[in-house]
RNA sequence: AACAGAGUAGGUAAGCGCGCGUCAAGUGCCGGCGGGACGGGGAGUUGUCCGCCGGACGAAGGCACGUUUCACUUGUGAAAACGUGCUGCGGUGCGCUGUCCGCAUCCCGCUGUG
Numbered sequence: 001a002a003c004a005g006a007g008u009a010g011g012u013a014a015g016c017g018c019g020c021g022u023c024a025a026g027u028g029c030c031g032g033c034g035g036g037a038c039g040g041g042g043a044g045u046u047g048u049c050c051g052c053c054g055g056a057c058g059a060a061g062g063c064a065c066g067u068u069u070c071a072c073u074u075g076u077g078a079a080a081a082c083g084u085g086c087u088g089c090g091g092u093g094c095g096c097u098g099u100c101c102g103c104a105u106c107c108c109g110c111u112g113u114g
Stems, first nucleotide, its partner, number of pairs: 002113004010101002014097006020090003029055008039108004061087009070077003
């Protein structure tokens, strides 16, 4: 020289734990503004995540018990509200374990073949 590789933001199959919503927040999608990260530098396009604003779309509850109110045949009944529990639902949040993917663009550096 050449070839191969590591490393970022983060994404993610699966498992566990604790929550939130179900009176619709969240998630996902589109647009705008601002910001973060990479061993160093360039570029500021693409990628990535976060915050704010706007837009379109849009979901699944059920059961049991208790309390209150009400009615009357006074211990029963009906509905509603609230609370608790169980169960379901949500492209639901966070944490831990963990699989695979990921320095994506240019130059240099780093590791291996050395």
Model confidence (mean pLDDT): 76 of 100. A computed fold for a 114-nucleotide RNA, annotated as THF (Tetrahydrofolate) riboswitch aptamer.